[in-house]
Molecule: transfer RNA
Organism: Methanobacteriota archaeon
RNA sequence: GGGCCCGCAGCUCAGUCCGGUCAGAGCGCGGGGCUCAUAACCCCGUGGUCCCGGGUUCAAAUCCCGGCGGGCCCA
Numbered sequence: 001g002g003g004c005c006c007g008c009a010g011c012u013c014a015g016u017c018c019g020g021u022c023a024g025a026g027c028g029c030g031g032g033g034c035u036c037a038u039a040a041c042c043c044c045g046u047g048g049u050c051c052c053g054g055g056u057u058c059a060a061a062u063c064c065c066g067g068c069g070g071g072c073c074c075a
Stems, first nucleotide, its partner, number of pairs: 001074007010027004020058001028046006051067005
């Protein structure tokens, strides 16, 4: 330098292919229940520039273009 893949909550990811309710799950964290107590378990809550910029569209996490970052392969 070239090709491919990935970037979504504090962490691990789903959703992206086929644009159309509210952007979700588990773990974590906070509160409560249970217990003599702790853990486990149960309930409630908490949480996001969907990497950045632009474009298309009535509508974009999702499609297109550019950039940035990471991984793998080739040279």